This is a predicted structure of a 74-nucleotide RNA (transfer RNA) from a Candidatus Omnitrophota bacterium.
The coordinates come from a structure-prediction model, not an experiment, and the mean pLDDT is 80.
Lineage of the source: Bacteria > Pseudomonadati > Candidatus Omnitrophota.
Its Rfam family is "tRNA". Rfam classes the family as a transfer RNA.
The sequence was found in a public genome assembly.

RNA sequence: CGGGGCGUGGCUCAGUUUGGUAGAGCGCUUCGUUCGGGACGAAGAGGUCGACAGUUCAAGUCUGUCCGCCCCGA
Repeated sequence: CGGGGCGUGGCUCAGUUUGGUAGAGCGCUUCGUUCGGGACGAAGAGGUCGACAGUUCAAGUCUGUCCGCCCCGA
C1' cells in the first nucleotide's frame, strides 16, 4: 500500500437476509426464602448501536468518509 472481517448495556453475543417499539444469557441492585451465605424465586436499573455525514415518513440495518482491532497478500 491492496483485499477481507469485526465494532450493539459491565462481559459474551443475537438482531442486518426482508429498514418499522433495541433484546438474550451472565453480572449488578432491591425484595422473598435461610440463623447467615450459596442456590432458587420475584422485581428493577443499566445501551440512543465506534465517529461524522447522506438517503428515507422512519436507519443498529442501506450509502460515503474516517477511527480502532484482527486476518490475508505485496